[in-house]
RNAcentral holds the full RNA, with entries from ENA. Predicted 3D model of a 279-nucleotide part of an RNA (large-subunit ribosomal RNA, domain VI) from a Candidatus Aenigmatarchaeota archaeon. Rfam family: Archaeal large subunit ribosomal RNA. Its family is annotated with structural constituent of ribosome and ribosome in the Gene Ontology. The source organism's lineage runs through Archaea, Nanobdellati and Candidatus Aenigmatarchaeota.

Context: one part of a larger RNA
RNA sequence: UGCAGGUGGUCUGACCGGAAGCAUCUCUAAGUACGAAAGGAACGGAGAUGCGGCACCUCUGGUGUACCGGCUGUUAAUUGCAUGCCGGGUAGCCACGUGCUUAUGGAUAAGUCCUGAAGGCAUCUAAGGACGAAGCCAUCCGGGAAAAUAGACCACCGUCUUCUUACUACUGGCAACAGUAGUAAGAGGAGAAGAGCUGCUAUAGACGAUGGCGUUGAUGGGGUGGUGGUGUACGUGUGGAGGUUUCGACCAACACACUUAGCCUACCACUCCCAAUCG
Numbered sequence: 001u002g003c004a005g006g007u008g009g010u011c012u013g014a015c016c017g018g019a020a021g022c023a024u025c026u027c028u029a030a031g032u033a034c035g036a037a038a039g040g041a042a043c044g045g046a047g048a049u050g051c052g053g054c055a056c057c058u059c060u061g062g063u064g065u066a067c068c069g070g071c072u073g074u075u076a077a078u079u080g081c082a083u084g085c086c087g088g089g090u091a092g093c094c095a096c097g098u099g100c101u102u103a104u105g106g107a108u109a110a111g112u113c114c115u116g117a118a119g120g121c122a123u124c125u126a127a128g129g130a131c132g133a134a135g136c137c138a139u140c141c142g143g144g145a146a147a148a149u150a151g152a153c154c155a156c157c158g159u160c161u162u163c164u165u166a167c168u169a170c171u172g173g174c175a176a177c178a179g180u181a182g183u184a185a186g187a188g189g190a191g192a193a194g195a196g197c198u199g200c201u202a203u204a205g206a207c208g209a210u211g212g213c214g215u216u217g218a219u220g221g222g223g224u225g226g227u228g229g230u231g232u233a234c235g236u237g238u239g240g241a242g243g244u245u246u247c248g249a250c251c252a253a254c255a256c257a258c259u260u261a262g263c264c265u266a267c268c269a270c271u272c273c274c275a276a277u278c279g
Stems, first nucleotide, its partner, number of pairs: 005157007015143004021051008034039001052101005060095004067088005072082003104138003111131004160189013197279001199213004219275003222271005228264003235258005242251003
């Protein structure tokens, strides 16, 4: 730009793309068929494993420069800092973890057949009919009204007005023509549904885009509660090996109690306190 008004939503599905499962083992079939014996299958059924594919994070494990604790240095000391080192670890991301993973139908190939003439027989073929593959099509996943035969359904809004040109009708005029109404084309104006911008954002994300929300509000932050991580804070009290002493006392690692503490929390809720104002 088109899809003969504009817009929002829900679909159809021509067509296109992906295509995915593969292999092995065990049990059964069955010591059966077969075979003199020795030996010894298959079709079918059930289960398991490996590799691959897709998805996910409940479990296990990894990471976890959010976080918690210990140690060292710095300091008189605490905090802080050095991803310093060490021990753990939520969410997220992930695999070493978990879930699913091939049957069924249709049309066929080579091939196998039925009936059957030409050619009294025979013949799978000439007419006609039946089967037949990990392959093809469908079943599965994704895209997909620009599919020009340009689709369907639902809902909302608009179809107002000015000018120019042409035409038609009516009125006036002898007439040229003028006025009014309408139709068509063109050039503008205003405006609606709706969309965009702007703002708070995440299940989205390189940027665009996508999704949610904007006071008729829980969208993000803060606060509160929970969940979870770490592992019992600071301080005080009691005890205290040991050390010092002017013999009066003082210092003291560490332990216990207050304390399943303190600190933190990407998760789950609640709450308009802050910001989504006004446009």